[in-house]
Overview:
Small-subunit ribosomal RNA, 3' major domain from a metagenome, 476 nucleotides, folded computationally. RNAcentral holds the full RNA, with entries from SILVA.
Context: one part of a larger RNA
RNA sequence: UGACGGGGGCCCGCACAAGCAGUGGAGCAUGUGGUUUAAUUCGAUGCAACGCGAAGAACCUUACCUAGGCUUGAAAUGUAGUGGAUCAGCUGUGAAAGCAGCUUUCUCUUCGGAGUCGCUAUACAGGUGCUGCAUGGCUGUCGUCAGCUCGUGCCGUGAGGUGUUGGGUUAAGUCCCGCAACGAGCGCAACCCCUACUAUUAGUUGCCAUCAGGUUAUGCUGGGCACUCUAAUGGGACUGCCUACGCAAGUAGUGAGGAAGGUGGGGAUGACGUCAAGUCAGCAUGGCCCUUACGCCUAGGGCUACACACGUGCUACAAUGGGUGCUACAAAGGGUUGCCAAGCCGCGAGGUGGAGCUAAUCCUCUAAAAGCAUCCCCAGUUCGGAUUGGAGUCUGAAACUCGACUCCAUGAAGCCGGAAUUGCUAGUAAUCGUGUAUCAGAACGACACGGUGAAUACGUUCCCGGGCCUUGUACA
Numbered sequence: 001u002g003a004c005g006g007g008g009g010c011c012c013g014c015a016c017a018a019g020c021a022g023u024g025g026a027g028c029a030u031g032u033g034g035u036u037u038a039a040u041u042c043g044a045u046g047c048a049a050c051g052c053g054a055a056g057a058a059c060c061u062u063a064c065c066u067a068g069g070c071u072u073g074a075a076a077u078g079u080a081g082u083g084g085a086u087c088a089g090c091u092g093u094g095a096a097a098g099c100a101g102c103u104u105u106c107u108c109u110u111c112g113g114a115g116u117c118g119c120u121a122u123a124c125a126g127g128u129g130c131u132g133c134a135u136g137g138c139u140g141u142c143g144u145c146a147g148c149u150c151g152u153g154c155c156g157u158g159a160g161g162u163g164u165u166g167g168g169u170u171a172a173g174u175c176c177c178g179c180a181a182c183g184a185g186c187g188c189a190a191c192c193c194c195u196a197c198u199a200u201u202a203g204u205u206g207c208c209a210u211c212a213g214g215u216u217a218u219g220c221u222g223g224g225c226a227c228u229c230u231a232a233u234g235g236g237a238c239u240g241c242c243u244a245c246g247c248a249a250g251u252a253g254u255g256a257g258g259a260a261g262g263u264g265g266g267g268a269u270g271a272c273g274u275c276a277a278g279u280c281a282g283c284a285u286g287g288c289c290c291u292u293a294c295g296c297c298u299a300g301g302g303c304u305a306c307a308c309a310c311g312u313g314c315u316a317c318a319a320u321g322g323g324u325g326c327u328a329c330a331a332a333g334g335g336u337u338g339c340c341a342a343g344c345c346g347c348g349a350g351g352u353g354g355a356g357c358u359a360a361u362c363c364u365c366u367a368a369a370a371g372c373a374u375c376c377c378c379a380g381u382u383c384g385g386a387u388u389g390g391a392g393u394c395u396g397a398a399a400c401u402c403g404a405c406u407c408c409a410u411g412a413a414g415c416c417g418g419a420a421u422u423g424c425u426a427g428u429a430a431u432c433g434u435g436u437a438u439c440a441g442a443a444c445g446a447c448a449c450g451g452u453g454a455a456u457a458c459g460u461u462c463c464c465g466g467g468c469c470u471u472g473u474a475c476a
Stems, first nucleotide, its partner, number of pairs: 001476002003473003007470007015460002019424005026315008034306002042053002064301007073124001077123008088103006106115003126290002129288003135284002137279003140275001142273001147186006153162003166177003192267004197235007206225003211222003238261001241255001242253004317417001321376006333364003338357002343352003383414001388409007430452007
């Protein structure tokens, strides 16, 4: 100087407390461990691995296993030799790859050659083989915590200190005052984006107040751009004003005004560093290793196994509910190898059909919970839907291993969950649907969108994590 303390002081955080909803019990989905296996490819392992890499394993992917094949190789760059092929078609064998064979056949030329393709040979290719403890790059984490440093000066023999400590204040090393310090840098804040209010500009594909026409009905039409909205540029919030306290910074107020008030709400943004943290399997790369194989091609299988253990979710156990009928209100996305309307067929998944749309125009698109009416009457039930049998639909060469969905039948566990444990402070939790990426098909996951919409916070003694000062130390 740090680190540590079941030392002290001050302070903060859904850290506790106050609340709400869960997990842990059940069934299923998914990931992991273990076991099994020819193989169940590899990586990730306290927080910070475990719906993680994987925004999507039937083949492919695919790296694994078994079997069959290739050896200058699936793709690349040369050099030397050689040929007219390459392409295309056909035959045999085969699961395919491959192997064997048949037919056909180069272009330009200054005739030196050049181009192109095949074959032979040789340099080499190739490796998801090892090392993340040789590395780059990227990322997680402490932590969006308020810290981490430097120049000059001063102090100390020196390591080092001071500044950065102290008194206040703040979300903040934020600011004020003081001070052997005076300044500065990286962080904080602001500058950026979305959202809440408003003005101007603009008015189609959006809108319809006024006028007119028309319809069973609809901005449907003329017309208009006032309103809504769209999307560009501005304004607006600064403790600016008032009162109280204070030297100041600032704090308090059912204060005023205001759409918004003290960082308005959300996002992006992650200092010096820590964990030899993670990644050689995204990519790049040193070294080592393989070279008729640890490379490459193909078929089939596996990654989906199953006594069991754990994590993360979904669905429930019901009456604030379940069934049936009627009826209302979104936002944000996506669409030409695409989204697919009306109509018709089917109980349905879906089929048929073909209008429109390269989209504020058409489609996806009936939002659902909610509301109204009615049945059920507390039961393993009209709760719950696992499992199984049968029949189908769709995608795709192909759904056996191993897809999703539909219909009929079947109707398991489960009556609110031990110890323990998680999230959340407001348009939040909870609850309800909608969309997108990946994608032929395949979400209960991820990411985004809106609808309905709470309870509680006395407080900081305690648990956990963190910041500053100080103290002890046999630690570095």